Predicted 3D model of a 399-nucleotide RNA (Bacterial RNase P class A) from Pseudonocardia sp. SCN 72-86. Taxonomically the source falls in Pseudonocardia (Bacteria, Bacillati, Actinomycetota, Pseudonocardiaceae). The gene name in the source record is rnpB. It matches the Rfam family "Bacterial RNase P class A". Rfam classes the family as a ribozyme. The sequence is in RNAcentral, with records from ENA.
RNA sequence: CGAGUCGGUCGGGCGACCGCGUCGACGGCCUCCGGGUCGUUGCCGAGGAAAGUCCGGACUCCGCAGGGCAGGGUGGUUGUCAACGGCAACCCGGGGCGACCCGCGGGACAGUGCCACAGAGAACAGACCGCCUCCGAUGAAGAUCGGGGGUAAGGGUGAAACGGUGGUGUAAGAGACCACCAGCAUCCCGGGUGACCGGGGUGGCUAGGUAAACCCCACCCGGAGCAAGGCCAAGAGGCUCCUGCGAGGGAGCUGCGCAGACGUUCGAGGGCGGCCCGUCCGAGUCUGCGGGUAGGCCGCAGGAGUGCGUCGGUGACGGCGGACCGAGAUGGAUGGUCGCCGAACGGAGGGCCGCAAGGUCCCCGGGAACAGGAUCCGGCUUACAGACCGACUCGUCCG
Numbered sequence: 001c002g003a004g005u006c007g008g009u010c011g012g013g014c015g016a017c018c019g020c021g022u023c024g025a026c027g028g029c030c031u032c033c034g035g036g037u038c039g040u041u042g043c044c045g046a047g048g049a050a051a052g053u054c055c056g057g058a059c060u061c062c063g064c065a066g067g068g069c070a071g072g073g074u075g076g077u078u079g080u081c082a083a084c085g086g087c088a089a090c091c092c093g094g095g096g097c098g099a100c101c102c103g104c105g106g107g108a109c110a111g112u113g114c115c116a117c118a119g120a121g122a123a124c125a126g127a128c129c130g131c132c133u134c135c136g137a138u139g140a141a142g143a144u145c146g147g148g149g150g151u152a153a154g155g156g157u158g159a160a161a162c163g164g165u166g167g168u169g170u171a172a173g174a175g176a177c178c179a180c181c182a183g184c185a186u187c188c189c190g191g192g193u194g195a196c197c198g199g200g201g202u203g204g205c206u207a208g209g210u211a212a213a214c215c216c217c218a219c220c221c222g223g224a225g226c227a228a229g230g231c232c233a234a235g236a237g238g239c240u241c242c243u244g245c246g247a248g249g250g251a252g253c254u255g256c257g258c259a260g261a262c263g264u265u266c267g268a269g270g271g272c273g274g275c276c277c278g279u280c281c282g283a284g285u286c287u288g289c290g291g292g293u294a295g296g297c298c299g300c301a302g303g304a305g306u307g308c309g310u311c312g313g314u315g316a317c318g319g320c321g322g323a324c325c326g327a328g329a330u331g332g333a334u335g336g337u338c339g340c341c342g343a344a345c346g347g348a349g350g351g352c353c354g355c356a357a358g359g360u361c362c363c364c365g366g367g368a369a370c371a372g373g374a375u376c377c378g379g380c381u382u383a384c385a386g387a388c389c390g391a392c393u394c395g396u397c398c399g
Base pairs, nucleotide, nucleotide: 001395002394003393004392005391006390007389008388009387010386012341013340014339015338016337017336018335020045021044023042024041025040026039027038028037029036030035047370051381052380054379055378056377057376058375059225060224061223062222066277067276068275069274071221072220073219074218075217076090077089078088079087080086091105092103093102094101095100106216107215111214112213113210114209115208128155129154130151131150132149133148134147135146136145137144138143163181164180165179166178167177168176182206184203185202186201187200188199189198190197191196229298230297231296232295237254238253239252240251241250242249243248256290257289258288259287260286261285262284269281270280271279272278305324306323308321309320310319311318312317345365346364347363349362350361351360352359353358
């Protein structure tokens, strides 16, 4: 200098004016005295992913939710965490010269299913070509043609053809037999917390792939979700009371009216996520028609929080210390204009350094990616113009 690998940080800046939202202060008006509304002013006002809503939790409610079956999820090991399908380290397999990367990584001798195209044959298979042999015909012969049989060594097809190499053997062949190697099953020894690794013995010559196909094994799982849920106000109609000669007016309670069906210990209906069992609650439930209210407050922003130091740990992470934390909308605010500066990028423009690859400076143009809260948090995934920092690998042209 080139080509790369891994990790982290940031992701336009400053100012002016106008506008929007929460909150605070002040003032005007109204008030049922709780507050409301208007104006002025001050502070603050999206993200690394706020996104997808894919996992896991906090929180809330459902009468704490029993047994069996069914269902869903996870899947190397050991850790970590509130939890997880996340993360860390390691193991095994694969890729890369390497830094490093990838794995949807339990079981295919429990059973069932499936294996496209090509090919003769695709699972306990298969004679298409070839090889060998016998018979017949033709021929002087080499040989050719037809038929029967043997053969998985060779060719060919395929992602995959029922171990590989060499030898013995044979008419030709074949784990038919032998040696070595691979692999499988099983036993033993050593190492490791473990996945697993190293070594040795025995066996039979060999066992295809696929579980993100059914299935089997191990472990985990109650349901619904902030429109959760709680509080206040309002409400048509009904009942009671007060007042008034009356029409009417007022107060309190309840929270609507009409019709139909089923039911009240001979149990309608409902809860325990589905089904069955079991168990509990139980006087209302369901349908149709008509009508009313449809506002406010809490939940709701300080939390498994962030970053710093230190200690423990290879690490994820954990302990301790002190510091910091100025969105909370509800038809849903965070925008617009202008000025200055500006990264990338573009320019057969110029200068300097260098043998070179290349670097750097000036000038002109240019003018910033993906995208926006809605209960909160931990992750994952996806989108993203670019800038900067750190650690490491390979190469050798040049010094």